[in-house]
RNA sequence: GCCGGCAUAGCUCAGUUGGCAGAGCGUCUGUCUUGUAAACAGAAGGUCGUCGGUUCGAGCCCGACUGCCGGCUCCA
Numbered sequence: 001g002c003c004g005g006c007a008u009a010g011c012u013c014a015g016u017u018g019g020c021a022g023a024g025c026g027u028c029u030g031u032c033u034u035g036u037a038a039a040c041a042g043a044a045g046g047u048c049g050u051c052g053g054u055u056c057g058a059g060c061c062c063g064a065c066u067g068c069c070g071g072c073u074c075c076a
Base pairs, nucleotide, nucleotide: 001072002071003070004069005068006067007066010025011024012023013022019056027043028042029041030040031039049065050064051063052062053061
């Protein structure tokens, strides 16, 4: 230098065909218990990496950029 993959909640990841942003774990509150844990019920938590474009509408489609991972090539 070229090619490919990944980037979504604190963590691990879904979101398949463009139309309300989700699950598990964790955190917090409550019930239960003498108390804790467990169990059960509920709640909070998001600039969907950044910038632009297409569209009535973008996590999803297009372009550029950034970061991480992998592969290939050239020179020395």